[in-house]
The prediction has a mean pLDDT of 90.
Predicted 3D model of a 346-nucleotide part of an RNA (small-subunit ribosomal RNA, central domain) from a metagenome.
Context: one part of a larger RNA
Formats: sequence, C1' cells, structure tokens
RNA sequence: CUGGGUGUAAAGGUCAUGUAGGCGUCUUAUUAAGUCGGAUGUGAAAUCCCUCGGCUCAACCGGGGAACUGCAUUCGAUACUGAUAAGAUUGAGUACUUGAGAGGUAAGCGGAAUUCCGGAAGUAAGGGUGAAAUCUGUAGAUAUCCGGAAGAACACCAUUAGCGAAGGCGGCUUACUGGCAGGAUACUGACGCUGAAAUGAGAAAGCUAGGGGAGCAAACAGGAUUAGAUACCCUGGUAGUCCUAGCUGUAAACGAUGGGCACUAGGUGCAGGUCCUUAGGGAUCUGUGUCGGAGGAAACCCGUUAAGUGCCCCACCUGGGGACUACGGUCGCAAGGCUAAAACUC
Repeated sequence: CUGGGUGUAAAGGUCAUGUAGGCGUCUUAUUAAGUCGGAUGUGAAAUCCCUCGGCUCAACCGGGGAACUGCAUUCGAUACUGAUAAGAUUGAGUACUUGAGAGGUAAGCGGAAUUCCGGAAGUAAGGGUGAAAUCUGUAGAUAUCCGGAAGAACACCAUUAGCGAAGGCGGCUUACUGGCAGGAUACUGACGCUGAAAUGAGAAAGCUAGGGGAGCAAACAGGAUUAGAUACCCUGGUAGUCCUAGCUGUAAACGAUGGGCACUAGGUGCAGGUCCUUAGGGAUCUGUGUCGGAGGAAACCCGUUAAGUGCCCCACCUGGGGACUACGGUCGCAAGGCUAAAACUC
C1' cells in the first nucleotide's frame, strides 16, 4: 500500500465560512471521451507454461505451440458515467405570513448583599477552629440603627426548559441586529453535499498599554497541624479576577461519538408551531429527554437525536516507553503554540 478501524481498547480536526478537488435529482435529443465488442498491426530473443525430442536419468540443451493479460489504428454498441443542447420539480433557495427564545452588540436603569467612611446608641469582648493561635478591640471593636461611597455579581423564577456553529449566553428597559420553527400559496430551476489549503470565531489562565479595584484570591507573610508540612485548616494579602484597545489560540474545547442524505417497531414526558375535535383528546412538523424492538456491540451499552442498514466527502489511527519531546521550519512581545522524528529499550 491493500485491508481493517476511530463512544470507553491507538484513532473525529475546538467550531464554522468556504477555494481547489471529490461526489451529485428526473426527462428528451445529440455526441461517443470513459466503458464494452470485433478486426488489423505490434507486443525482439531468452525466461514462465504445454508438448515432442537430445545427452544412460536429471539438471542442462534443442524443435513446435500457447502466452506476453499491453499499446496503436480502425469498424461498431450506447445501458451507465462524461460533454453539449433543451426541458421538469421532488433536492436547494427566494418572497409572504405566524411564532418562541439567557442568540449577539451598545446605552441606560434597579434592588438585595459585601466592604469602607461619617453619625447615633452601647460595653468587653469579637473572630476563628477538631481544638487553638496568629488577628481585631477600652485610642471604644463585634452586635444594632441612620446617612454616604465604591466595585462586582444578578437570590427567588430555574427547569433531562430555551437560544447559539462551537466557545458560550441568565436582574430590568430601550435601540440596532444574526439565526431558527410552523403555515399556505407563488416564484427561481440542481443553484446541491462535503471540503485539503485559506480565512474567521474561540472558556479559563497568561501578556502589552491605559483605567478600575468591593468581595474573592495564585505568589507571599504569619498562626496551627505534623516526625517533617515549602500542604490540607486559620488570620492577613499582591498579581489577577472587572472595563477599553490589542495579543495569545490552548482545554476532560466531551455526547470522550465529523458533516450530509435515505431507510429500519413502538411507549411515555418537555418546548415551539399547525390542523382536527364528540372538548376527553387526537393527528402532524421541528427540537429536547427517557424506556425499549429489530439490528449492532468484546462487553458496558447504542437503539428514527444509532454506536443499526447503505451512499458521498473530509479528518485521523497502525504495540508501550523515549515523545503532546529533540532538530528544522513557522507563528508569538513573552509564556509558548503548530508541524514532528531517531537512537535506545521492553
């Protein structure tokens, strides 16, 4: 390579848009490139295979045949693929209409809590733990009330609820804006699927510059614990966490399950539409759960949201360690990212 695979054994790219490429609905006509058939030429000899023969046999050698599965030319076939032309509507899309939603961006507003500050009132404790201590407090703390300031997050509702491609999104209002589902007609007429490269998005931490800083809290300091305790517990506490602009580009980025289409029993919830109704409910489409049949699976389990049955395209795997490493290349301010071996060893 062929083959076999990728939920958990090695293996699905973090997610999307989309270039090249690959693959692609129905009908008719033409063509005859692929495809199929015939003929002709060629396909050196030797070798291989069959057969006959020569060395006493064999190896070896000689004669004949077949074969050389290929290529070229030419004549045909036209189902399929391709090409060209014309058409169709079921795939795809557009218009119209209805609907739900923490989808996104920006601005404004709100209450609870926390900390701090000022005042009132008040006295000896408070805090913390398994128990303590460090710590705070007679310079008046903690607890209570009133007023003020600040920053961050939005209790209840709340949910196997919803939305988003993924990351993710949750107080309220407004503005702008993306996507989705249902319905019935009209229109376009294959405009489709996938997608190397590329481009964009991408939690947290981290980085640069400027703000901000209540609470929390790496580092750090102290108190404990302990044989020790560079920890777990406690008291403090700086980066950071927040905002703006940029960078980074990684995660158990998980459903550990790539995307699309079709097919293959059902039961029962939830969410959004539509239709019918005898008003009990039922039908149907989309999404989201659970149980389960056929079937699959090493088992666990999956099971119309497949891990079943098929097709198309992409990505990836090929014993463990060495090694999400070295070297090189490339990106980055750096941290580091991406790509990615070998010796050796079991």